RNA sequence: AAUCGAUAAAGGCAAAGCUGCCGAAAGACAGCGACGCAAAGCUACAGGGCCUAAUCCGGGUAAACCGGGACGGCAGCCAGUUACCGCA
Numbered sequence: 001a002a003u004c005g006a007u008a009a010a011g012g013c014a015a016a017g018c019u020g021c022c023g024a025a026a027g028a029c030a031g032c033g034a035c036g037c038a039a040a041g042c043u044a045c046a047g048g049g050c051c052u053a054a055u056c057c058g059g060g061u062a063a064a065c066c067g068g069g070a071c072g073g074c075a076g077c078c079a080g081u082u083a084c085c086g087c088a
Stems, first nucleotide, its partner, number of pairs: 004086002012037002017032004022027001035076001041081003047078002049074003056068004
């Protein structure tokens, strides 16, 4: 230094749910809360994947509804990238 990861030390994050709030939704944010996490830090046009479908396009006489559609999202899906500690 790389790999690796203890019932180690120091510290960190926070699923579901509830409340508030933004949003068309997915989802985000704040508080409470801990299922878990050794990257659960960061990166979302310019890797893959997944979610939503407002504006818009098509259908429908048409409200409804159906199909398409990301310019909206997810990093706690894989991935990329940076980093703390040091038993074996």
This is a predicted structure of an 88-nucleotide RNA (c-di-GMP-I riboswitch aptamer). The model forms 95% of the base pairs in the Rfam consensus. The sequence was found by an Rfam model in a public genome assembly. The coordinates come from a structure-prediction model, not an experiment, and the mean pLDDT is 87. It matches the Rfam family "c-di-GMP-I riboswitch aptamer". About the family: GEMM was predicted in a large-scale screen for bacterial structured RNA regulatory elements.